[in-house]
RNA sequence: GGGUUCAUAGCUCAAUUGGUAGAGCAUCUCGUUCGCAACGAGAAGGUCGGGGGUUCGACUCCCCUUGAAUCCA
Numbered sequence: 001g002g003g004u005u006c007a008u009a010g011c012u013c014a015a016u017u018g019g020u021a022g023a024g025c026a027u028c029u030c031g032u033u034c035g036c037a038a039c040g041a042g043a044a045g046g047u048c049g050g051g052g053g054u055u056c057g058a059c060u061c062c063c064c065u066u067g068a069a070u071c072c073a
Stems, first nucleotide, its partner, number of pairs: 001072007010025004019056001027043005049065005
């Protein structure tokens, strides 16, 4: 220098090829208990790495760019 893959909640990860963004763990509240843990119920938490474009509508398609891993030279 060129190719490929990845980036989504605090952490680990989904989202069936465009139509309201989810799960587990963690956090908080409530119930159960003398109390804790465990269990049950509920809540909060997201500019989907960044910028632009296409579209009525983009995590998803296109372009540029940042970072990580890997392959070739």
A computed fold for a 73-nucleotide RNA from an uncultured Bacillales bacterium, annotated as transfer RNA. Model confidence (mean pLDDT): 81 of 100. It matches the Rfam family "tRNA". Rfam's curators write: Transfer RNA (tRNA) molecules are approximately 80 nucleotides in length. Rfam classes the family as a transfer RNA. Its family is annotated with triplet codon-amino acid adaptor activity in the Gene Ontology.